[in-house]
Molecule: FMN riboswitch aptamer (RFN element)
Organism: Rhizobium lusitanum
RNA sequence: ACUCGUUCUCAGGGCGGGGUGCAAUUCCCCACCGGCGGUAUGGGGUUUUCCCCGAGCCCGCGAGCGCCUUCCGGGAUUCGGAAGGGUCAGCAGAUCCGGUGAGAGGCCGGAGCCGACGGUAUAGUCCGGAUGGAAGAGAGCAAGC
Numbered sequence: 001a002c003u004c005g006u007u008c009u010c011a012g013g014g015c016g017g018g019g020u021g022c023a024a025u026u027c028c029c030c031a032c033c034g035g036c037g038g039u040a041u042g043g044g045g046u047u048u049u050c051c052c053c054g055a056g057c058c059c060g061c062g063a064g065c066g067c068c069u070u071c072c073g074g075g076a077u078u079c080g081g082a083a084g085g086g087u088c089a090g091c092a093g094a095u096c097c098g099g100u101g102a103g104a105g106g107c108c109g110g111a112g113c114c115g116a117c118g119g120u121a122u123a124g125u126c127c128g129g130a131u132g133g134a135a136g137a138g139a140g141c142a143a144g145c
Stems, first nucleotide, its partner, number of pairs: 005141006016030004031125002033115002035061004042053004056113002064091002066088001067085007095111005117128003
């Protein structure tokens, strides 16, 4: 000079009916679901300076795969395994129309669209890694003011 609190708890929903078939909660028809923070022309409270709620597809984040690093096995950079990184953003996702209005990506109405990896008759909804991890939320303690 720069950097830094700490502990604990919590932290994801959804296949019901029918069809085809040897076999499908995986295909087809009809269904069903929506993590976290931000934003707010909506709603509610009211002490009106304020407080609470309000977006899957507007901005960003998270888990997974990839990628990278290290280690182990192997003849081997190419194969297999373990641990770590979260820089990269590759897989990496999806919204329009009408209405109202000064203004809509958010409100009202309507119609659409999207959803890691491994397994298995092709899976957002089943099983598995996962009694895991985590965006973050809350509480306690400490320190400072």